[in-house]
This is a predicted structure of a 385-nucleotide RNA (Bacterial RNase P class A) from a Caulobacterales bacterium.
It matches the Rfam family "Bacterial RNase P class A". Rfam classes the family as a ribozyme.
It was read from a public genome assembly, where an Rfam model found it.
Model confidence (mean pLDDT): 77 of 100.

Order: sequence, then structure tokens, then C1' cells
RNA sequence: CCAGACGGCCGGGCGGUCGCUUUCGCACUCGUGCGGGAGAGGAAAGUCCGGGCUCCACAGCGAUACGGCGGCGGGCAACACCCGCCGGGGGCGACCCUAGGGAUAGCGCCACAGAGAGUAGACCGCCUUCGCCUCGGCGAAGGUAAGGGUGAAAGGGUGGGGUAAGAGCCCACCGCGGACCUGGCGACAGGGACGGCAUGGCAAGCCCCGCCGGGAGCAAGACCGAAUAGGGACCACGCGCCUGCUUGCAGGUAGGGCCAUCGCUGGCCCGAGGGGUCCGGGUAGGUCGCGAGAACCGCGUCGCAAGGCGCGGUCCAGAGGAAUGAUCGUCGCGUCCGGGUAUACCCGGGCGGCACAGAACCCGGCUUAUAGGCCGUCUGGCCCA
Repeated sequence: CCAGACGGCCGGGCGGUCGCUUUCGCACUCGUGCGGGAGAGGAAAGUCCGGGCUCCACAGCGAUACGGCGGCGGGCAACACCCGCCGGGGGCGACCCUAGGGAUAGCGCCACAGAGAGUAGACCGCCUUCGCCUCGGCGAAGGUAAGGGUGAAAGGGUGGGGUAAGAGCCCACCGCGGACCUGGCGACAGGGACGGCAUGGCAAGCCCCGCCGGGAGCAAGACCGAAUAGGGACCACGCGCCUGCUUGCAGGUAGGGCCAUCGCUGGCCCGAGGGGUCCGGGUAGGUCGCGAGAACCGCGUCGCAAGGCGCGGUCCAGAGGAAUGAUCGUCGCGUCCGGGUAUACCCGGGCGGCACAGAACCCGGCUUAUAGGCCGUCUGGCCCA
């Protein structure tokens, strides 16, 4: 210098003017003014996990069902998160990926191709015997699974011996299996014997094993609480006529209204209430919940790390469908044009408003979006001293 791997950080700066939300102080004409302070993010997002908080449900223990999780050790309030390690896979490497329990508990499935796909199998081929003839082939019976072919996968692999040809038939190494020894907390790693090979794959098909799990969510929930309407209690006033009694109610009737209008006949309804005082429930509305906490910063200490502990310091939006903005100047950045010029670079002017995005009870994670830029560590290659 080129190409790359991993980790961390920023994500427009400064100033003027005019505004918005909130808090503190001071004024008054009591909701306004003046002055001071504070005012979005790394993801505030998706609402996917884990919790706090609140209400509801619930005697205890166990089992079943359903759902989630799944190598080992550690961290954490907890987790499906994080850290370290192990096994497997990829990369020359830094490093990256990994839903990674069980396939001798059982069931199920394995497309197409292929002779045969799990009780293995024989298409081509190889070998032996017999028969036939045109003497090199054909046919029949049997042996075989080395080689070819199919497939994602063909019932251990490579090499040697052996054989008619072959075959774990025998041997060496590798793989595999159940024990043993050594190391490690452990996942696991290493080792020397033994076994002649049995046990193909899929559990993100059912299933088995182990561990975990009540429900709803701030429109949770708590408190205060009008006006109007309706409910209850009490008080006084009033209630044509008749009857009854339980004495403040019930029935009937005079009377009145309606069935479009009038007449007749008939039906239905009303036929005592309004006023005052007080009480209780709900609604509108208001207040709380609501931010001093698994908080942030620094130092020390333990730990490889995630993180734990100790000490010191700081207070950091919280409202209501929702404030955190607008504009001007200047600088930075990007881009376009012109000029000095043949590039680099410099000067002048214009444009862009400058990535993703906007708190709504809170916290820990995960995931997703993100223009441009900065820093650190490391790997491979080339060159120079």
C1' cells in the first nucleotide's frame, strides 16, 4: 500500500430572533405576566421473549392434558438473553455458522430414478459346470457382489492376502460398539486391549426423557365527584262523590281525552298531585398511579469474560391523542456549474436541509431500519529499509 476479519463510537456544530411543554420564584386584575431551570432515541420502532407493578382466581401435595425450553459450566431479579468452553460444519487465515437431548422404547415416512430403499437386492458384469455349433459365440443350471449403472442415501472404508470368481473369508490401518484406564467440575478429549461389523436416514411426523409455566393488562387499578334524569327517606299543603278496610291505600263513579270529522253504538286511557329538606348509586369531569432506580458517571477490587462487591458523586422529559419547533447567519458535509488548470488542488456561485426515525406505566433483552463518518485490535498478500 492492497484485500479482508472483529469490536467500539458519532450520527450535523455554534450564534441571533420568534414560539411550544413543564417546573421553581415573584407579582397582581387569579389566569396571566416577568425571571431562572429542564425538555426524545440508539433504536423511542416491531410488540417477539423475560420481569416489576395492579386487579381477578386459587387450601396443600401429586398426577394427567396443553404450551414452551433442550451440549456443558457460569452470569442475571428472570429469560428463548449474555459470557466462557465442548462437539459438528466452513475459511489459507483473522474469524464465522450451528432448533446441538433420545433413532437397540414404539409407530410412521424415505419422492423420482433404479433389479433392489430396510425381512435387502442382481440390470450390466465376473466365475464354474453342462449342451450346441460355423471355434468364437450362444443357451441352460449354479456361484458371486470386486467393478459398472441408478439415487440424497445401496447394509463399514482403503490396501494386502485369499479364491474358479468373490466376499470381514483372513490380516493391517481408519471407522464403529460395549466395557476399562488417564485427564477435566462438566460437555468431552486421549489411550491400549477386546469384538469381525451387528446398529442406513428423518424426532422442524407422532412419540419418549428432563426442566419450566394461573389469567388479564395503566382503557391495570385507587380516590373525589357535579348539572340533568331517575331511586329512597322525612316534612307540611292538597286530593268532587260512593264503597271497603290493614287509615293511606285500593276499587268504582262524576268528569275529561283518544279512536280523521258529525250522529248512533262500542273500545281504550286519564281520573291528585306538585313543593321543600336530606341520603345513596352511576355518568361527565378531576386527582393519583407517574418516575430516586434491577438508575447513570467515576474510582478501587474480584473474575479470562458476562458480571459481582465496595466507596464517592449526580438527579436525568413525563403532559392530554400527545410539547421537544420555525426562521436567519455562519461553519462542516454532499452535489452541480464556471474559472485558475493537463490531473491533484484552489477560488467563486447555486442547490440539498442533511440516514433511520418521534417517548405515552416502567425495566432487562432480542429482532428490524439506518445517508455519511471516526477509532482500535487482528489476518493474508506485495514492496522498501